The RNA shown here (c-di-GMP-I riboswitch aptamer) has 85 nucleotides and comes from a Desulfobacterales bacterium. The sequence was found by an Rfam model in a public genome assembly. The coordinates come from a structure-prediction model, not an experiment, and the mean pLDDT is 86.
RNA sequence: GCAGGAAAAGGGCAAACCCGUCGAAAGGCGGCGGCGCAAAACCACGGGUCUAAAGCCAAAAGGCAAUGAUCGCCGGGUUGCUGAG
Repeated sequence: GCAGGAAAAGGGCAAACCCGUCGAAAGGCGGCGGCGCAAAACCACGGGUCUAAAGCCAAAAGGCAAUGAUCGCCGGGUUGCUGAG
C1' cells in the first nucleotide's frame, strides 16, 4: 500500500403521532418526535403496492383508467464514512 469487514467511537438520516402548508387523492415539504437504518444517500429502470384527477363507460350507485405517488416493498443501476483479529 491492497484485500478483509467483528466491535466501538464520532458524525449522518429519521417511522408513527401531532401542528402548519401544497395536492383531487395517494402523498410531498417544513416543524415536533425517534420506530428504525451502513447506504433509510441518489435514479421510478423492472416487478409490486397505493391513489383515481383528466378521460371513457353507466339511468344511477358505481366501474375502468397513471401521465400521479412510493427507492423506509423487492430487484437493478450510480456514488459513498469509520474499522480489529